[in-house]
Context: one part of a larger RNA
């Protein structure tokens, strides 16, 4: 000099854009952060509507008939998104390669989607319990569950053969059938099997990745083979047997420290230091262990066991996990609101409308940083008064002020006022499918609802210099000097060093210098 997730002191006008627990991976009150689908299902607790009955004319009862829908069955999601960096020195990361794999959703293609069955929750009734909840009996549905049939392709094979699948729902409709529901036809969304792809993931190898030798030997599933088990998959991953290997001064093992990278800071570079924010990967989710479900987890807001802690209890027993967003206590030099909205982007569910989303977008707080703007401009010498110094003549503050003229950024007030919005929905035309001028899909045109921010940005106008300057330094390094006070005292100090009676070095004042909404100090790193 540069730098910073900074802190402290003094001071502080505005705006834009960023950043904001680096310490206790300490403990957490409260609210929210993962739901959705009635176009899978039985239903109807509550709300609204329709119908009926009773009457006290606005109330009660009945009715799932309709809109919808609490709880429940079922599907998908919850493995993403969000947080943190404890562990990890290689089960990680970066780069370059590889073969023995998986894949819900998405895209493409092929072949199917036939016929049956038995349950169970909800519900009803009962029992136990303080509660959490548990249990018995009875009823019922499905895209829940289980068989049968079929098998292009798939898998197994001794090549003959064998094994194994599915589910329906919704819209519309001319003829025919049917008492009706509907059958039937068609369209859409689904479902099953197989093949391919995209994307994603699992695995393996090579090279590189901090310090210590005051750590020199380490290793027995250890190193390799054969055979098996296991896995989606190669493999001592696991097991039986066999061999005695494997690693190591090119630093094994052990110990300490540490998430890694793109990058960031500095530097002419080579390097050095760092890894906040943003992005990729990894690991973790009160501590330790375990599996279940599932395409995917050994799962932050799932389950089980054990430990510590906290809470409830009728003492028998139960409940919990902010390293999600806010917020609280504690620790600390130190780090924000218990805010708004799903309008946009993205995600989950749904055919869609839509719902959910502390992701996200915004707002709030803090000079924490960067950037921009302002605190006026021009004139004005009786060089006013006052202050300070003085050789008492004057000098300086100083064109500075007053005074005259002008302007109005910012601020205040008033008025106007966006972009971010395109979709969705509706209508018309054409077209595809079709028996169909239904319906549905595609294209085009017209129309059209939707903004948290926010009456914000921006624009216009009004009045008025009005609302706005500090901090540090002044011995040398280093730009900037005098007076008074003090008298090796009080004090200063980055280094050299100042102070013991004329201190440009301490304290104050005047003046100067530097930077400026900041300025200094302290810490970090180059």
């Nucleotide at each position: 000099g540069a730098u910073u997730g900074a802190a402290c002191g003094c001071u502080g006008g505005c705006g834009g854009c960023a950043u904001g627990c680096c310490u206790u991976a300490c403990a957490c009150a409260u609210g929210c952060a993962a739901g959705u689908c009635g176009a899978a299902c039985g239903g109807c607790a509550g709300c609204g509507g329709g119908g009926g009955a009773g009457c006290u004319u606005g109330c009660u009862c009945c009715u799932g008939c309709c809109g919808g829908c609490g709880a429940g069955u079922g599907g998908c999601g919850a493995a993403c998104g969000g947080g943190u960096g404890a562990g990890u020195a290689a089960c990680a990361c970066a780069u370059c390669g590889g073969a023995a794999c998986g894949u819900g959703u998405c895209c493409u293609g092929u072949c199917g989607u036939g016929g049956g069955g038995g349950a169970u929750a909800a519900c009803u009734g009962g029992u136990c319990g303080a509660a959490a909840g548990a249990u018995c009996a009875g009823c019922u549905a499905a895209u829940a569950c289980c068989g049968c049939a079929u098998g292009a392709g798939a898998c197994c094979u001794g090549a003959g053969g064998g094994u194994g699948a599915a589910a329906g729902c919704g819209g519309g409709g001319g003829a025919u059938c049917g008492c009706a529901a509907g059958a039937c036809c068609u369209c859409g969304c689904g479902c099953g099997a197989c093949a391919g792809g995209a994307g994603c993931g699992g695995c393996c190898g090579a090279u590189g990745u901090c310090u210590g030798a005051u750590u020199a030997g380490c290793u027995u599933g250890u190193u390799g083979g054969c055979g098996g088990g296991g896995u989606a998959a190669a493999g001592g991953c696991c097991c039986a047997c066999c061999a005695a290997g494997g690693c190591g001064a090119c630093g094994a093992u052990c110990a300490g420290u540490a998430g890694c990278u793109g990058g960031u800071c500095u530097g002419a570079g080579a390097g050095g230091a760092c890894g906040a924010c943003c992005a990729g990967c990894c690991a973790c989710a009160u501590u330790g262990g375990g599996a279940c479900u599932g395409a995917g987890a050994c799962a932050c807001g799932g389950c089980c066991c054990a430990g510590a802690c906290u809470c409830c209890u009728a003492c028998g027993g139960g409940a919990g996990g902010c390293a999600g967003c806010a917020g609280u206590g504690g620790g600390g030099a130190a780090u924000u609101u218990u805010g708004g909205a799903c309008a946009a982007u993205g995600g989950g569910g749904g055919a869609a409308a839509c719902c959910c989303u502390g992701a996200u977008c915004c707002a709030g707080c803090c000079a924490u940083g960067c950037c921009g703007c302002g605190u006026g401009c021009g004139g004005g010498a009786u060089g006013a008064a006052g202050g300070u110094c003085u050789u008492c003549g004057g000098a300086u503050u100083g064109u500075a002020a007053a005074c005259c003229g002008c302007u109005u950024u910012u601020g205040u007030c008033a008025g106007g006022g966006a972009c971010g919005a395109a979709a969705a929905g509706g209508g018309c035309u054409c077209u595809u499918c079709u028996a169909a001028u239904a319906a549905a899909g595609g294209a085009g045109c017209c129309u059209g609802c939707u903004g948290a921010c926010g009456g914000u940005a921006c624009c216009u106008g009004a009045a008025g210099a009005a609302u706005a300057a500090g901090c540090a330094c002044c011995g040398g390094c280093u730009a900037a000097c005098u007076a008074c006070g003090u008298g090796c005292c009080a004090g200063c100090a980055g280094c050299c060093g100042c102070g013991g009676u004329a201190a440009u070095a301490c304290g104050u004042a005047g003046g100067u210098u530097g930077c400026a909404a900041g300025c200094g100090u302290u810490g970090u790193c180059c």

Small-subunit ribosomal RNA, 5' domain from an uncultured bacterium, 526 nucleotides, folded computationally. Model confidence (mean pLDDT): 86 of 100.